[in-house]
Molecule: transfer RNA
Organism: Patescibacteria group bacterium
RNA sequence: GGGUGGCUAGCUCAGUUGGCUAGAGCGUUCGAUUCACAUUCGAAAGGUCAGAGGUUCAAAUCCCCUGCCACCCA
Numbered sequence: 001g002g003g004u005g006g007c008u009a010g011c012u013c014a015g016u017u018g019g020c021u022a023g024a025g026c027g028u029u030c031g032a033u034u035c036a037c038a039u040u041c042g043a044a045a046g047g048u049c050a051g052a053g054g055u056u057c058a059a060a061u062c063c064c065c066u067g068c069c070a071c072c073c074a
Base pairs, nucleotide, nucleotide: 001073002072003071004070005069006068007067010026011025012024013023019057028044029043030042031041032040050066051065053063054062
């Protein structure tokens, strides 16, 4: 230099034949249970869906550019 894949909650990830409010597990906080802790149960908070632009009535999802990470080729 060329190519492929990835980037979504604090962490690990799902969700892409465009459409209903963006989700799960773990973690955090609060409550119940306990003498207390653990376990279990319930609830809540937490996201500019890497960034910018475009297409569309409508974009995490499609297109283009940029950034970062991994791998392959030279």